Small-subunit ribosomal RNA from Sphingobacterium alimentarium, 1530 nucleotides, folded computationally.
It matches the Rfam family "Bacterial small subunit ribosomal RNA".
The organism belongs to Sphingobacterium, within Bacteria.
[in-house]
RNA sequence: ACAAUGGAGAGUUUGAUCCUGGCUCAGGAUGAACGCUAGCGGCAGGCCUAAUACAUGCAAGUCGGACGGGAUCUAGAUCUAAGCUUGCUUAGAUUUAGUGAGAGUGGCGCACGGGUGCGUAACGCGUGAGCAACCUACCCAUAUCAGGGGGAUAGCCCGGAGAAAUCCGGAUUAACACCGCAUGACACAACGACUCGGCAUCGAGAUGUUGUUAAAUAUUUAUAGGAUAUGGAUGGGCUCGCGUGACAUUAGCUAGUUGGUAAGGUAACGGCUUACCAAGGCUACGAUGUCUAGGGGCUCUGAGAGGAGAAUCCCCCACACUGGUACUGAGACACGGACCAGACUCCUACGGGAGGCAGCAGUAAGGAAUAUUGGUCAAUGGAGGGAACUCUGAACCAGCCAUGCCGCGUGCAGGAUGACUGCCCUAUGGGUUGUAAACUGCUUUUGUCCAGGAAUAACCACCACUACGUGUAGUGGCUUGAAUGUACUGGAAGAAUAAGGAUCGGCUAACUCCGUGCCAGCAGCCGCGGUAAUACGGAGGAUCCGAGCGUUAUCCGGAUUUAUUGGGUUUAAAGGGUGCGUAGGCGGCUCAUUAAGUCAGGGGUGAAAGACGGCAGCUCAACUGUCGCAGUGCCUUUGAUACUGAUGAGCUUGAAUGUGGUUGAAGAUGGCGGAAUGAGACAAGUAGCGGUGAAAUGCAUAGAUAUGUCUCAGAACUCCGAUUGCGAAGGCAGCUGUCUAAGUCAUUAUUGACGCUGAUGCACGAAAGCGUGGGGAUCGAACAGGAUUAGAUACCCUGGUAGUCCACGCCCUAAACGAUGAUAACUCGAUGUUGGCGAUACACAGUCAGCGUCUUAGCGAAAGCGUUAAGUUAUCCACCUGGGGAGUACGCCCGCAAGGGUGAAACUCAAAGGAAUUGACGGGGGCCCGCACAAGCGGAGGAGCAUGUGGUUUAAUUCGAUGAUACGCGAGGAACCUUACCCGGGCUUGAAAGUUACUGAAUUAUCUAGAGAUAGAUAAGUCCUUCGGGACAGGAAACUAGGUGCUGCAUGGCUGUCGUCAGCUCGUGCCGUGAGGUGUUGGGUUAAGUCCCGCAACGAGCGCAACCCCUAUGUUUAGUUGCCAGCAUGUAAUGAUGGGGACUCUAAACAGACUGCCAGCGUAAGCUGUGAGGAAGGUGGGGACGACGUCAAGUCAUCAUGGCCCUUACGUCCGGGGCUACACACGUGCUACAAUGGAUGGUACAGCGGGCAGCUACCUGGUAACAGGAUGCUAAUCUCGAAAAGCCAUUCACAGUUCGGAUUGAGGUCUGCAACUCGACCUCAUGAAGUUGGAUUCGCUAGUAAUCGCGUAUCAGCAAUGACGCGGUGAAUACGUUCCCGGGCCUUGUACACACCGCCCGUCAAGCCAUGAAAGUUGGGGGUGCCUAAAGCAUGUAACCGCAAGGAGCGUGUUAGGGUAAAACCGAUAAUUGGGGCUAAGUCGUAACAAGGUAGCCGUACCGGAAGGUGCGGCUGGAAUACCUCCUUU
Repeated sequence: ACAAUGGAGAGUUUGAUCCUGGCUCAGGAUGAACGCUAGCGGCAGGCCUAAUACAUGCAAGUCGGACGGGAUCUAGAUCUAAGCUUGCUUAGAUUUAGUGAGAGUGGCGCACGGGUGCGUAACGCGUGAGCAACCUACCCAUAUCAGGGGGAUAGCCCGGAGAAAUCCGGAUUAACACCGCAUGACACAACGACUCGGCAUCGAGAUGUUGUUAAAUAUUUAUAGGAUAUGGAUGGGCUCGCGUGACAUUAGCUAGUUGGUAAGGUAACGGCUUACCAAGGCUACGAUGUCUAGGGGCUCUGAGAGGAGAAUCCCCCACACUGGUACUGAGACACGGACCAGACUCCUACGGGAGGCAGCAGUAAGGAAUAUUGGUCAAUGGAGGGAACUCUGAACCAGCCAUGCCGCGUGCAGGAUGACUGCCCUAUGGGUUGUAAACUGCUUUUGUCCAGGAAUAACCACCACUACGUGUAGUGGCUUGAAUGUACUGGAAGAAUAAGGAUCGGCUAACUCCGUGCCAGCAGCCGCGGUAAUACGGAGGAUCCGAGCGUUAUCCGGAUUUAUUGGGUUUAAAGGGUGCGUAGGCGGCUCAUUAAGUCAGGGGUGAAAGACGGCAGCUCAACUGUCGCAGUGCCUUUGAUACUGAUGAGCUUGAAUGUGGUUGAAGAUGGCGGAAUGAGACAAGUAGCGGUGAAAUGCAUAGAUAUGUCUCAGAACUCCGAUUGCGAAGGCAGCUGUCUAAGUCAUUAUUGACGCUGAUGCACGAAAGCGUGGGGAUCGAACAGGAUUAGAUACCCUGGUAGUCCACGCCCUAAACGAUGAUAACUCGAUGUUGGCGAUACACAGUCAGCGUCUUAGCGAAAGCGUUAAGUUAUCCACCUGGGGAGUACGCCCGCAAGGGUGAAACUCAAAGGAAUUGACGGGGGCCCGCACAAGCGGAGGAGCAUGUGGUUUAAUUCGAUGAUACGCGAGGAACCUUACCCGGGCUUGAAAGUUACUGAAUUAUCUAGAGAUAGAUAAGUCCUUCGGGACAGGAAACUAGGUGCUGCAUGGCUGUCGUCAGCUCGUGCCGUGAGGUGUUGGGUUAAGUCCCGCAACGAGCGCAACCCCUAUGUUUAGUUGCCAGCAUGUAAUGAUGGGGACUCUAAACAGACUGCCAGCGUAAGCUGUGAGGAAGGUGGGGACGACGUCAAGUCAUCAUGGCCCUUACGUCCGGGGCUACACACGUGCUACAAUGGAUGGUACAGCGGGCAGCUACCUGGUAACAGGAUGCUAAUCUCGAAAAGCCAUUCACAGUUCGGAUUGAGGUCUGCAACUCGACCUCAUGAAGUUGGAUUCGCUAGUAAUCGCGUAUCAGCAAUGACGCGGUGAAUACGUUCCCGGGCCUUGUACACACCGCCCGUCAAGCCAUGAAAGUUGGGGGUGCCUAAAGCAUGUAACCGCAAGGAGCGUGUUAGGGUAAAACCGAUAAUUGGGGCUAAGUCGUAACAAGGUAGCCGUACCGGAAGGUGCGGCUGGAAUACCUCCUUU
């Protein structure tokens, strides 16, 4: 110095993420309305709807100084009459002076002011120009003039018609009313000629001749008024450039239409009108039509650009009940004028008349909704007048309304024991309401009362004075206020008169309790409510605003969500199927001219108000005044010339052409060929062929199939063949001829920008399909049959028509795809390949044009693209704007049809979608493991019994557990008790526990009633003590109780399962916009995410393993109740005794095993080995130990616990019953079916454990269960205690048995108050089913299975065959991982995420909603033809009037309106009908998503209840496989 004052986001699609994309919110505004509430003032605003209809009053008059006149009243005079108080009063008449009502003639005004927004898409408005084509009363300036006449008419008077409005006739009268005559130019007209000027027509000035045209008076004599002409000012008229809505599902419109000549008309130009002539004019830069709408200054919003609006104020326009018409006038086609027609209303004597609030008030109606029938002309302004003045619903004021903006107040200070109440809580208490209140002091705005009290007033007129010229100008005085006794000022008393509304889940500031229980309700979006709701309703508290606060409606913003600023189109919506090409848009290099665009300076305009800035006035503010800036625009002028344009001249690099090569499945049309298939003939030959997952239909003894020979037919071209080639795309493949087109390379010969793109248009355009005529071998929609299936209108099979092929003509669509428009330029590389050039070359490198892969920068939401861009730029075209409805309806165009093109809306949802991530899943893939399968052994499923469950039954059969993971489970032990269930009888502070008083020892025995609980009675008993009391019992009151009642989906704890599976995570770093990934994947290895190697990862944690226990070996230590080798004693015999520690054993510590050693393989980890050593060898065997998590898994009935529920009962006590029922079904077991056995006799060897309310040796009795005695043992001492299978003998010979033991009868034993329901055991007798078990299914890999017995817990006893342990005897088999099941890791697809028990499609049925079609019915606006035609205007005209001018009348033309006819357009409605959308639990199927179980989808054709199926062609937006090819690395 210049420039600038200015821009915020959030919620909602998902399990989570990024993106696209819609919906919603926070802001501001309003002529607003509604709900709740309300103290005051200032300033504004106030029918947005029915341009609907209007009662009543007012809104435009004025001038007597234009005129005729003059009612009435006052005063005076005269006359008459009356009364009489005799000069007064009253009445009448005449006259003079004054006053001057009502109406009339005339002048000016009424065209302003005020209202409304119907119409109008237009020169209507805005802006800027033009008129050489115009007018302008009143006003101003200048110049000139006004002489002399005439006849009427209203009024008044008389008469008449009529209800009225009003009209008619007669007589008479005035003017600044009207009409001649005179005067006449700078006016007008005609003719002639001159000068100057202009963009054309032409204009200006001066001038000659001829013709035409004027006036008005009034009075106080000086003014006012009059006439003509010129000029000014003001106001208007006309024309033009530019700008100013929607729809193309409105594409063609136009006859006075476009132009010309002539005439008429107008203030004026002009088809404005008429006659004639010509055939033009408008239109894709949107004509015409339809719909909507007054335009602008401005207002709201917005950072702006824009978007929306058109209230109040200002400018313009249009309109005045609807339509038409002119008259008067300076000005109107006239809001409060006229005429006509129409609709409506009113009056009427029925003959006829009157009216127009979209002026101010007001009424009715409509509506969500919008005010007083107020005051004054005091001011400002207007009309008339000389003036006073009159009029003025313009205006100024007042009234009503929180309708808006602005301002003020409802008090201020102190006051804690943080009072009381309320509310909440973890509740002896705390928090909050809250300094809030009470209380003390202070103040008085506002309100009330009292008192005072403006400005707005300046004029005019009148009076006086001054200056000059009896008038004008100035000064002074006097006078005028609706608002108004208002604003304002002073005083008095007194906290006195004054706070509400909405909200409190997130967005969005503000939280708790109670009630309710998907109910009632809320909600702007997401959403809340199904018993613990910060979301509903109430309360307390809080938050935000505040005389207001919320809701609703509308507009802008946020929304870059129409994108000029400032968007996109591979996959989200979106590139036309492809080319040629018209208009249009854009366009290479050089020079010159021009100056249209562009840029700079000057001038004009852009009204005022508003906005912005300064200053000022109301106490401030709102509001108002004044000054300035701005107004980004338009016009004009001067200059600049880089770029664009225009014109001219050139250039060669863009483009095209020539010449010479070359390439190819490029196209069109002929000819030829072989293989295959089918058919026919013949031969030969015999029983099947064919087909499938398996079959059947079909063919075949009338000779098929298979084989051979010959013949015929049509269609398609094996290999080569390849992410090779050609073409614009669709598409193109045997060989060969002819014709046509194209690309490319080389050359640089020719032209000289000839170029690019391309709306409308034209051409081409797979398959299917259509028409006509051929052809017809194969294949094959439809169709038929056979299968499959619940069904199978399918998939599979056998046949098979149209079609598939040719010619000609249509159709014009595809996932017509690279889902990627065309052209040009620029931007790292690597590699393969095709064609050409070049090169001696099979090498290597180069260059041009193609076809591929990978990749840098960059881009992208990502996937990915990446010189063949989706990168960076330029030009042009096409297309998109949430999902559905719908590519549908209607309309139009095309088509023979099928159908194609163009292409909506109502309604409905809050999403629909793209890419990628983590999981889960797949009738996807790979790898691996497990008694998972296989190989074996033994079972279950059949029988009887035991036990549990379901079901049924019952008064009750208490409750829970229910796939795996319930069912010999809770229960490790139901006769009573347990016990929770049922029946009956009782109790109610309770059966039990605690605290506080009181009384009594406790306790024992007996009796009565009763089923017992319980109740009553009697007797005995007199505790301890530190003397305070304590233990125990009874009982009163109170505070507590109690509940196996509900909710395991409110919970804790505990538990099951996946699973002893190998996984699950974290820190830091790195990658990714992010969810997330990496680590944890890969190559090996392991039982193992075990370890090794590699690696953008490096480490770590919970799991694995190890550490712990038992067991297998040894050592040391220690020896009692254990042991006894040696020594000794003793017995019939026995570690019985003394002794001993050697051994066994007991129980403590330690050792030992680690792939440590060896060999082989391997980089290593590790693996292999009949290796060595060792008691044990690769985790030695077993146990305890269970990661992150899943199943809303189980348990409120172990326990604990929130909430709810019961309280003379859902608590508690008692007796009895039940849990043990029994047609049946299932699970788990036991015993068996026998000879590897049963029975009898003899005989051998364990370990874990238990025992005093106990185990009991031993003796006696009993057949036995057991009983009676007796002793040892509180246990390495005594005892349970016999181990059994085994072994040794004898017997039984295959049977329902000497198997098997159920069932039943009888008699007993034991426990226990008590074995009836309902115990176990013993003895005798009885002697059922069962002869190895269907489909199917379970366990087990070594001291295991199998088999044998023993012990313990619970327990009075026992339903135990169960559970948990202990030892004895002691196997078989594993090739292997294809398959079933479960699991782990990696990968892949996904429309799933409540996660496949997922998601989801269509018909049908029901309800609701909007919509299309429809025989018709009905309404609207507009146009056209014909008929008729008022007023008015134009025009013609002899009769009538008039001296005349002219008029009347009549005729013609035109026209509002009316009638009629046919058609087009737009609505409303309609029986019926079509699809569409929506709606917790309807029906049928299963189409799609995984390879979705037949891959899906697109176009087309046919078929089918429906999704859909099939044929033909196409696409990958298909999984798996991996041949080939290509790429990367070495």

RNAcentral holds the sequence, with entries from ENA and SILVA. Model confidence (mean pLDDT): 82 of 100.